Large-subunit ribosomal RNA, domain II from an Actinomycetota bacterium, 682 nucleotides, folded computationally. The source organism's lineage runs through Bacteria, Bacillati and Actinomycetota. The coordinates come from a structure-prediction model, not an experiment, and the mean pLDDT is 81.
[in-house]
Context: one part of a larger RNA
């Protein structure tokens, strides 16, 4: 891993509903007895038939109260005892699962420390004290030589250890092997016997060790501890079908109540959509009449400056500036105004007596309370986000489209069909359907990712300057004189800078546009003439393009091929393809109505579905009764064939060799694929 078997809402007693049955103002027995499916046990008890009050108590009332007031609870509504079933309480209470807590015991053959008694340490090195001799001294101290053999001394085997490395890592080994390494007379190592025991021991202390796992050993017991947690929970079909919100929570992945769903009962009459009519209301927008904000101009009080005066007055001012006027603006907490939607009411249409919708009440039950993402409109924030609201989808929704893609677009799958029409989206090939029609644009493979900003890209429109009295561009020529203007400066001559910027001749020519020089010079421009011969400049608006544009395996930002008067973009048009949508044909089923009533028939509306609740069935085991099958071959098993909407069932042949089936009723240890399930086999 596979196969086979086993494997999870049970039982008891209460409570409360529903269904059904008996009796009914009553219902029923309990223990027990017994001649045992019966009977007895009814002036045992329980429930009901009356309530109110704390109670005395009163009683269809009562309590409060001074009250004959008001108010509270009652008075109207049949119960009770079985059976079945939903839920719930107490119990292990659907099953498996802790880490743990407590009790009683078992452990120091491992290991920690200690006690008693034994054992072990090749060889080599060093050479303390003391002692002897010699020297030395007043005596000493002290020095030298020898002797001596101290030391948690030195080197190094056994022995003990374990620093590094390599190997090993389903090992040779649940800690090892190799060549190196540390201690090796000591706080050394070791044999045997003994002591200390679980909140206890022992510990040169690491929470170490206490029998291969110790922040509290192991065994058994309390014990089916508890687990708001994880996993699992077994046959079928039919119809309905959620929620992921509010409030509260030692609450946040739990729970309660409400909301929501479903089933049953009762009751009422309508909903919903559309149309019409009538309403309420200050949002979007807009506006500036109010409240505020805020720009420019005009006018002009007041203030400041200046002049004149200083006593005031007057004059003046490119300063500040109220009111007022003109123009242009801003506002969630501004409004002279003011929608669309939405909301309310009435009337009508559609639908319809059902399904369904909606209202009210009751009862039971369920999950959820991490939902996710688009669209509209808000709040918050720098922002990704986050949080309300409204509606949609997903959740619980398959099918077609978006290459692929829960939440986007189209569309809601009862079943069958090698039939038809469409939706979104598409129609050159991959790949179903136009290389369809007409007009235009794009040259960037733009299309087939992106901004500020930049640009003689190109199409359309508008306004305007110059122009056959010759424009624009090019070419030829001129571009002068006073004058090197004045100042400044070393110089300043059109061209560092400052000031001024005139005059003359002329077709025209700046006291000079740029380059240039130390300064001049030189080149050039404005401007003018000629040549040429028809358009040439400027601005605005707009369509489509260009640049801006950098990422990691490999093109890789059209799904691909490939596409350029398109297979791109825009406008207009004709067709076609395209889904589980709609239609056609056949079938199943639910509900309702009508008709029939035994089966049913017709019509109408339905039949996606998680949690969940509801209905109807299949199969297994057992009991009782009735009826059957079986050695002329039961069950089981294998092959083949058949029936039913499913669970399933039947026939036949073979095998097998002794039991089995049908119907009715009753009763369950009643259905396996999952639980790192359990056991066995392979």
């Nucleotide at each position: 891993g596979c196969c086979u078997g086993c494997g999870a809402g049970u039982u008891a007693c209460g409570g409360u509903g529903u269904g059904u049955g008996g009796c009914a103002a009553g219902g029923u027995u309990a223990a027990c007895c017994c001649g045992u499916g019966a009977g007895g046990g009814g002036a045992a008890g329980c429930c009901g038939g009356a309530g109110c009050g704390a109670a005395a108590g009163c009683g269809a009332g009562u309590c409060u109260g001074a009250a004959c007031a008001g108010g509270g609870c009652g008075u109207u509504c049949a119960g009770u005892c079985g059976c079945a079933u939903g839920c719930u309480g107490u119990a292990g209470a659907c099953c498996c699962g802790a880490a743990g807590c407590c009790g009683a015991g078992u452990g120091a053959u491992c290991u920690a420390u200690c006690c008693a008694u034994g054992g072990g340490c090749a060889g080599g090195c060093u050479g303390a004290a003391g002692c002897g001799g010699g020297g030395g001294u007043a005596a000493g101290a002290c020095c030298c030589c020898g002797u001596g053999g101290a030391g948690g001394g030195c080197c190094g085997a056994a022995c003990c250890g374990a620093c590094g490395u390599c190997a090993g890592u389903u090992g040779a080994a649940a800690a090892u092997g190799g060549g190196g390494c540390g201690g090796a007379u000591g706080a050394c190592c070791u044999g045997u016997g003994g002591a200390u025991a679980g909140g206890g021991g022992u510990g040169a202390a690491a929470g170490g060790c206490c029998a291969a796992g110790c922040a509290a050993a192991c065994u058994c017991g309390g014990u089916g501890a508890u687990a708001g947690c994880u996993g699992g929970u077994u046959c079928u079909c039919c119809g309905c079908g959620a929620a992921a919100u509010g409030c509260a929570u030692u609450u946040a992945g739990g729970u309660g109540c409400a909301g929501c769903g479903u089933u049953g009962c009762g009751u009422g009459u309508u909903c919903a959509u559309c149309c019409g009519u009538g309403g309420a209301g200050g949002u979007a927008g807009a506006g500036c009449a109010c409240u505020g904000g805020a720009u420019g101009g005009g006018u002009u009080a007041g203030g400041g400056g200046g002049c004149c005066c200083a006593c005031a007055a007057g004059c003046u001012u490119a300063c500040c500036g109220a009111c007022c006027c003109c123009a242009g603006c801003c506002a969630a907490a501004c409004u002279c105004c003011g929608a669309a939607u939405g909301c309310c009411a009435c009337g009508g249409a559609u639908c319809c007596a059902g399904a369904g919708c909606g209202c009210g009440g009751c009862a039971g039950u369920g999950a959820g309370a991490c939902c996710a993402c688009g669209g509209g409109g808000g709040a918050u924030g720098a922002g990704c986000u986050u949080c309300g609201u409204u509606g949609g989808u997903c959740g619980a929704g398959a099918g077609g489209g978006a290459a692929a893609c829960a939440g986007c677009c189209c569309a809601g799958a009862c079943c069958g069909c090698c039939a038809g029409c469409u939706a979104a989206g598409g129609c050159c090939c991959c790949a179903a359907a136009u290389u369809c029609u007409g007009g235009a644009c794009u040259a960037a493979g733009u299309g087939g990712a992106a901004a500020a900003c930049g640009a003689u890209g190109u199409g359309a429109g508008a306004u305007u300057g110059c122009c056959c009295a010759g424009a624009c561009a090019g070419c030829c020529a001129g571009g002068a004189g006073g004058u090197u203007g004045g100042c400044u400066u070393a110089g300043a001559a059109g061209c560092a800078g400052c000031c001024a910027u005139c005059c003359u001749u002329g077709a025209a020519a700046g006291a000079g546009u740029g380059c240039g020089u130390a300064a001049c010079a030189g080149c050039u421009c404005a401007c003018u003439g000629g040549u040429c011969g028809a358009g040439u400049g400027a601005u605005c608006c707009u369509g489509c393009g260009c640049g801006g544009a950098c990422a990691a395996u490999g093109u890789a930002a059209c799904g691909g091929g490939g596409c350029u008067c398109a297979a791109g973009u825009c406008c207009a048009g004709a067709g076609c393809c395209g889904a589980a949508g709609c239609u056609g044909c056949g079938g199943a089923u639910u509900c309702g109505u009508a008709c029939a009533u035994c089966c049913g028939u017709a019509c109408g509306a339905g039949u996606g579905g998680u949690a969940g609740g509801a209905g109807a069935g299949c199969g297994u085991c057992g009991a009782u009764g009735a009826c059957g099958c079986a050695g002329c071959g039961a069950a089981g098993c294998g092959g083949c064939g058949g029936u039913g909407g499913a669970a399933a069932c039947c026939g036949u042949c073979g095998u097998g060799g002794a039991g089995c089936g049908u119907c009715a009723u009753c009763g369950a240890g009643u259905g396996a694929g999952a639980a790192u399930g359990c056991a066995g086999g392979c």